A computed fold for a 100-nucleotide RNA, annotated as c-di-GMP-I-GGC riboswitch aptamer. It was read from a public genome assembly, where an Rfam model found it.

[in-house]
């Protein structure tokens, strides 16, 4: 340096339940462990997923639906803004050494 062992000290806590914050994803404490060798730590800019109530986040192209004089109301898709996750990929920093 690769690499991750029936090594050492230790460490972190899915899903569930309670208690609280959010519109929501989701986050904190509290129990609790399925799991992790970076399950540190970066979401102020690199990809992917996920969420947007409150009179609609914003626009207003496009599809559909309904009433229609003009033309309006709805609703879905992407689109762009915010957000949110690092236990998805990833940047960054580190603790052991058994083997090569």
């Nucleotide at each position: 340096g690769u690499u991750g062992a029936u090594c050492a000290a230790g460490g972190c806590a899915a899903a569930c339940c309670c208690g609280g914050g959010g519109u929501a994803a989701c986050c904190c404490g509290g129990g609790g462990a399925c799991g992790c060798a970076a399950a540190g730590c970066u979401a102020g800019a690199g990809g992917g997923c996920c969420c947007c109530a409150g009179u609609c986040g914003c626009a207003u192209c496009u599809u559909u639906g309904c009433a229609g004089a003009a033309u309006g109301c709805a609703a879905a898709a992407a689109g762009c803004g915010g957000g949110g996750u690092a236990g998805c990929c990833a940047g960054u920093u580190g603790c052991c050494a058994a083997a090569c």